[in-house]
Molecule: Bacterial RNase P class A
Organism: uncultured Sulfitobacter sp.
RNA sequence: GCGGAAGACUGGAUGGCCGCGGUUCUGGUGACAGAAUCGAGGAAAGUCCGGACUCCCAAAAGCAACGGUGCCGGGUAACGCCCGGGCAGGGCAACUUGACGGAAAGCGCCACAGAAAUGAAACCACCCUUGUGCUGAUGGCGUGCCAUCGGGUUUGCAAGGGAACGGGUGAAACGGUGGAGUAAAAGACCACCGCGCCUUUGGCAACAAAGGCGGCAAGGCAAGCCCCACCGGGAGCAAUGCCAAAUAGGGACCGCGCGCGGCGCAAGCCGCAGGGGGGCUUUUCCCCGAGCAGGUCCGGGUUGGCAGCUGUAGCCAUGCGGGCAAUCGCAUGGUCAGAUGAAUGGUCAUCCACCGUCCCUGGCAUGCCAAGGGCGGGGACAAAAUCCGGCUUAUAGGUCUUCCGCGCGC
Numbered sequence: 001g002c003g004g005a006a007g008a009c010u011g012g013a014u015g016g017c018c019g020c021g022g023u024u025c026u027g028g029u030g031a032c033a034g035a036a037u038c039g040a041g042g043a044a045a046g047u048c049c050g051g052a053c054u055c056c057c058a059a060a061a062g063c064a065a066c067g068g069u070g071c072c073g074g075g076u077a078a079c080g081c082c083c084g085g086g087c088a089g090g091g092c093a094a095c096u097u098g099a100c101g102g103a104a105a106g107c108g109c110c111a112c113a114g115a116a117a118u119g120a121a122a123c124c125a126c127c128c129u130u131g132u133g134c135u136g137a138u139g140g141c142g143u144g145c146c147a148u149c150g151g152g153u154u155u156g157c158a159a160g161g162g163a164a165c166g167g168g169u170g171a172a173a174c175g176g177u178g179g180a181g182u183a184a185a186a187g188a189c190c191a192c193c194g195c196g197c198c199u200u201u202g203g204c205a206a207c208a209a210a211g212g213c214g215g216c217a218a219g220g221c222a223a224g225c226c227c228c229a230c231c232g233g234g235a236g237c238a239a240u241g242c243c244a245a246a247u248a249g250g251g252a253c254c255g256c257g258c259g260c261g262g263c264g265c266a267a268g269c270c271g272c273a274g275g276g277g278g279g280c281u282u283u284u285c286c287c288c289g290a291g292c293a294g295g296u297c298c299g300g301g302u303u304g305g306c307a308g309c310u311g312u313a314g315c316c317a318u319g320c321g322g323g324c325a326a327u328c329g330c331a332u333g334g335u336c337a338g339a340u341g342a343a344u345g346g347u348c349a350u351c352c353a354c355c356g357u358c359c360c361u362g363g364c365a366u367g368c369c370a371a372g373g374g375c376g377g378g379g380a381c382a383a384a385a386u387c388c389g390g391c392u393u394a395u396a397g398g399u400c401u402u403c404c405g406c407g408c409g410c
Base pairs, nucleotide, nucleotide: 001406002405003404004403005402006401007400008399009398010397012351013350014349015348016347017346018345020039021038022037023036024035025034026033027032041381045392046391048390049389050388051387052386053236054235055234056233058284059283060282061281062280063279066232067231068230069229070228071085072084073083074082075081086100087098088097089096090095101227102226106225107224108221109220110219123167124166126162127161128160129159130158131157132156134151135150136149137148138147139146140145141144175193176192177191178190179189194216195214196213197212198211199210200209201208202207240307241306242305243304250298251297252296253295254294259272260271261270262269263268274288275287276286277285314336315334316333317332318331319330320329321328322327352379354377355376356375357374358373359372361370362369363368364367
């Protein structure tokens, strides 16, 4: 100097004029007026997780169904998040990614291509045998054929047999490399690697290393169903509560059981049994007595106001301590939008980050860098609605820190 990796911050400034919302104070009978002060984010977004809070299921416990997570150890209110570690993959590296339990519980799938995709088979090539094509000798005869005995090659062809080594196809072909062996071959044999089991050592552990035994279960997919471990009720601020007002004290259907005993003149009360409170079971509790409790469906009114509503595991800054870190503890100080068709804006001017171009000066590695000036352009993604902790996505431009690689100079 160039390229790359990880982390953090910022994402315009000033002034004038006009216009908004909250809170507090002052004035006013009130409407309102004045003053002070505060007033959009790092993601407010996506609605993907986890909670706080509210209500429902009568409460509790257990189970089922359904859903979620999935290496180990920590952090946290909790999480599918964060930190550290292990293993596997990518990268020269810094670093980064992981839907990371189980394929020997079972079921299922592996299209096409290919001989063959789980117990097989042979497309090309390989080996052996026989015959033929080639060639020699002998004999016969019809002079070019036939017969017999050899040779040689598997460089042609055919038949039979052997093997699954090589090549091809494919995402994947019954572990890989080398040796020996074979007619040609193969864990059939041997060494190493891989795989499985066992032991020892290190580590909280996931795992790692070393050693021993075994030719060794026939691959992959569970982001297919499934098995295992752990976790989980549902709905959501349009939750919910109060006030005012209005309507149709609406309609249809289901509803097995109308019993027994005690007290009492009676009304009625108590207990048992029965019915109900809705995924199931147990216990407790509550409701009911014939059209009841309860359940299912259809329809109507209320679209107003107030609360919820703003700090509730808080946030920011500084310092100290523990911890590799995430984060935890202590001390001091500070401040915080609450709208409700939805406030925080509009306009003018100047400056500035940045970009392009021109002029001039300086440095040096001759084409770059830096300072100054002129002209032109110019600032991203984007908007609270109950609140917090995360993740994911979008982002013009600028600044800082640490690390890796390459080149050059001293």